Context: one part of a larger RNA
RNA sequence: CUCUUGUUAAGGAACUCGGCAAAUUAACCCCGUAACUUCGGGAUAAGGGGAGCCUGAGUAAUGUGGAAGCCUCUUUUAAUCGAAGCUGGCUAAGCGUGAAAAGGCCGCAGAGAAAUGGCCCAAGCGACUGUUUAUCAAAAACACAGCGCUUUGCUAAGUCGUAAGACGAUGUAUAAGGCGUGACGCCUGCCCGGUGCUGGAAGGUUAAGGAAGGAAGUUAGGACGCAAGUCUGAAGCUUUUGACUGAAGCCCCAGUAAACGGCGGCCGUAACUAUAACGGUCCUAAGGUAGCGAAAUUCCUUGUCGGGUAAGUUCCGACCUGCACGAAUGGCGUAACGACUUGGGCGCUGUCUCAACAAGGGACUCG
Numbered sequence: 001c002u003c004u005u006g007u008u009a010a011g012g013a014a015c016u017c018g019g020c021a022a023a024u025u026a027a028c029c030c031c032g033u034a035a036c037u038u039c040g041g042g043a044u045a046a047g048g049g050g051a052g053c054c055u056g057a058g059u060a061a062u063g064u065g066g067a068a069g070c071c072u073c074u075u076u077u078a079a080u081c082g083a084a085g086c087u088g089g090c091u092a093a094g095c096g097u098g099a100a101a102a103g104g105c106c107g108c109a110g111a112g113a114a115a116u117g118g119c120c121c122a123a124g125c126g127a128c129u130g131u132u133u134a135u136c137a138a139a140a141a142c143a144c145a146g147c148g149c150u151u152u153g154c155u156a157a158g159u160c161g162u163a164a165g166a167c168g169a170u171g172u173a174u175a176a177g178g179c180g181u182g183a184c185g186c187c188u189g190c191c192c193g194g195u196g197c198u199g200g201a202a203g204g205u206u207a208a209g210g211a212a213g214g215a216a217g218u219u220a221g222g223a224c225g226c227a228a229g230u231c232u233g234a235a236g237c238u239u240u241u242g243a244c245u246g247a248a249g250c251c252c253c254a255g256u257a258a259a260c261g262g263c264g265g266c267c268g269u270a271a272c273u274a275u276a277a278c279g280g281u282c283c284u285a286a287g288g289u290a291g292c293g294a295a296a297u298u299c300c301u302u303g304u305c306g307g308g309u310a311a312g313u314u315c316c317g318a319c320c321u322g323c324a325c326g327a328a329u330g331g332c333g334u335a336a337c338g339a340c341u342u343g344g345g346c347g348c349u350g351u352c353u354c355a356a357c358a359a360g361g362g363a364c365u366c367g
Stems, first nucleotide, its partner, number of pairs: 001362008010353002014351001019348001028050004036041001038183001052105004061097004069090003073085004106110001118346007125338002130142002146181007158167003184333004189263003194260002196256005203251003209245002213241006221232004264282005291325001292322001303319005
């Protein structure tokens, strides 16, 4: 010097991106415990107090406790007695558990060591318990119960496989698959023009295939020629073309947004000013409803006002001028929960002012 520990005057977060780390708290008994709430919680909320040993005392209290006894109830009886009953209660011994008040004793210290929650307020996100990047991310990501749409009538849809076959399921629409949303509460507006899906079939377009007809090649025969050969040329075969016929699809017509998605601009106007309930105009499929809003979304921006601080680019409450929120790509709330994120406070501390000392392991020397 370094690492791991321990202690520290006064102060107590002044440290720092940030109380990171450390410290505080702590088991048990008693008292006491708010907002809010889905009435379960919140809650060990918070905040206080106690504690050793001896006497009190194996006492008070309490558990158990066979028989008998006493009281009581029911049945039987007109009634009483008697009898019966696992009706209920009281009671003893024994055995088990076992205080307190009060008084006294000792120590610096009594949960005498170890182990053993710091707490509160406010906001964001996600309801929750769970799951995840084995080896830099545990989260607000994934999942979830709940909700919705959609497919599927059983040889189901869907999936694996060339197939046989298998899963789905030894299930049957209160079932199974796919997709989205994500407890709960209040809700979920407008647009079907585009894309998709579903349905429709009049018309247009449209494949292979079929096919009337046409064209070309070949040639038996015929004509001409002394010959070589030239011209013509039926049927058949081959090649090619082809009116017409010909399904789905597409065009077309409807429906459908918890399908993919989308949800305007300009100008004027009220008796201060400002603003515009109102009017005009252009465009669109329709022009953003409720709720929320400088937000995990706000560029300008440290917006403006208020709160908190001596001082606050963060935080909380408002405003609305929403660059560029918005309703199951869910909107807004929400008790409980969270090794989540943000701001504040109490306690506590070597985080710091500002360092110091001690113990141990290295470093160093020898080997």
Molecule: large-subunit ribosomal RNA, domain IV
Organism: metagenome